[in-house]
Predicted 3D model of a 92-nucleotide RNA (c-di-GMP-I riboswitch aptamer) from Paenalicyclobacillus mengziensis.
RNA sequence: UUCUGAGAAGGGCAAACCAGCGGAAACGCUGGGACGCAAAGCUACGGGCUUAAGGGCGCAACUCUCGCGUCUAUGGCCGCCGGGUUGCCAAG
Numbered sequence: 001u002u003c004u005g006a007g008a009a010g011g012g013c014a015a016a017c018c019a020g021c022g023g024a025a026a027c028g029c030u031g032g033g034a035c036g037c038a039a040a041g042c043u044a045c046g047g048g049c050u051u052a053a054g055g056g057c058g059c060a061a062c063u064c065u066c067g068c069g070u071c072u073a074u075g076g077c078c079g080c081c082g083g084g085u086u087g088c089c090a091a092g
Stems, first nucleotide, its partner, number of pairs: 003092001004090002012037002017032006035079001041085003045082003048077003054072006
């Protein structure tokens, strides 16, 4: 230095769930809480997943509003997979 990740050391993060706040929602933030994690640090770049306020289309009505269904990301998820990037420790 590279690979690898130990029944190592010191530490780190924090799923579900609960409370408060933000948001149309998905989800996020803070506190509690630990299922797990060697990048569970960062990055929505490719795939994927998720939501549908707004918009398109359809349904009933002369029309509008409202309603229902459906499609749609410009909203989200990096703790789904891959890519990019930074990094602690060191048995082998």
NCBI's taxonomy places the organism under Bacteria, Bacillati, Bacillota, Bacilli, Paenalicyclobacillus. The sequence is in RNAcentral, with records from Rfam.